[in-house]
RNA sequence: GGGCAGGGCGCUUAGGGUUCCGUUGCCGACAUGGCAGGUCUGGUCCGAGAAGUGCCACCCUUGCGGCAAAUUCCGCACAGGGCACACGGCGGGCCAAAAUCCCGGGAGAU
Numbered sequence: 001g002g003g004c005a006g007g008g009c010g011c012u013u014a015g016g017g018u019u020c021c022g023u024u025g026c027c028g029a030c031a032u033g034g035c036a037g038g039u040c041u042g043g044u045c046c047g048a049g050a051a052g053u054g055c056c057a058c059c060c061u062u063g064c065g066g067c068a069a070a071u072u073c074c075g076c077a078c079a080g081g082g083c084a085c086a087c088g089g090c091g092g093g094c095c096a097a098a099a100u101c102c103c104g105g106g107a108g109a110u
Stems, first nucleotide, its partner, number of pairs: 007056006015046002020043002022040001023037005058082004062077005085105001087108001091103003
């Protein structure tokens, strides 16, 4: 200097806006109504690579089985262990809209 890898999904949370519900204000005799407001606490909803948790995948150990044979190949266990580290724009995109969502472990920095 270059390459490969740093896995997937669910549930939840930080967070997010405003399609629906509700609430608030105004209008209306009323309505299963209308208009406006997310600088309305909320419910539905979206939701983290660098948040939590669970399951799976992967790797190693051990044990068991297969085949002519196995420390070497294939398979099975739930038996054990591992699964590290991670500062990060601008801008654009999705859905109603926004976002720590997606572009993105990107650009950049160390």